[in-house]
RNA sequence: UUUCUCACGGUUGAUCUGUCUCGUAUAUGUUCAGGAAUGGGCCUGAACGUUUCUACCCGACCACCGUAAAUGGUCGGACUACGGGGCGGAGUUGCCGGUCC
Numbered sequence: 001u002u003u004c005u006c007a008c009g010g011u012u013g014a015u016c017u018g019u020c021u022c023g024u025a026u027a028u029g030u031u032c033a034g035g036a037a038u039g040g041g042c043c044u045g046a047a048c049g050u051u052u053c054u055a056c057c058c059g060a061c062c063a064c065c066g067u068a069a070a071u072g073g074u075c076g077g078a079c080u081a082c083g084g085g086g087c088g089g090a091g092u093u094g095c096c097g098g099u100c101c
Base pairs, nucleotide, nucleotide: 006098008097009096010095011094013092015090016089017088018087019086020085021084022083023082024081025080026055029048030047031046032045033044034043035042040065041064049056057077058076059075060074061073062072063071
């Protein structure tokens, strides 16, 4: 220097996958129907809202109602769809190092 082999290490790319984070959507929103509670303030269903599948609730505090049929405000919390980014895992390809002949 060349060829071949193999316990292994590093690294690169495509693939699959986990997780975190950001953006967009939607305001976890609106309008109704039926029913229920009032020691409570819910349950069921329909429609609208998203170039959108799904979801459309929970908690704390404050207010309000006073046995009646109706809830309101503030704050905090997501899920889902699509896209961007970060970190990790799996197996594989190439390259480099190492080992052996």